[in-house]
RNA sequence: AUGGAACUCUGGAGAGCCCCUGUCAGCAGGGCGCCGAAGGUGCAAAGCGGUUAUGGAUAAUAACCGUUGAAACUCUCAGGCAAAAGGACAGAGCAUUGCGG
Numbered sequence: 001a002u003g004g005a006a007c008u009c010u011g012g013a014g015a016g017c018c019c020c021u022g023u024c025a026g027c028a029g030g031g032c033g034c035c036g037a038a039g040g041u042g043c044a045a046a047g048c049g050g051u052u053a054u055g056g057a058u059a060a061u062a063a064c065c066g067u068u069g070a071a072a073c074u075c076u077c078a079g080g081c082a083a084a085a086g087g088a089c090a091g092a093g094c095a096u097u098g099c100g101g
Stems, first nucleotide, its partner, number of pairs: 007093005016032001018031005033081003039077001040075001042073001046068009
């Protein structure tokens, strides 16, 4: 003590039921085209530090370099493109709790 993990239930989008080969089937491999909401990548402002310049100055300002730095943005690595499964996120419960912060 405003906050609240994991877990349970419910809801939950997008994009070729594409083509070829193999297989009894399941499925596997290859090809072209796509999606973004598992996960992951990248960074804006601002902050911090350093160097240089201006400056009387250890003030301040500017430039450059580094560092910290968010997302439903971005990339499309991963994943996905009928159904099923998965699914960010949301609601309720757990919870008058103390596992979370």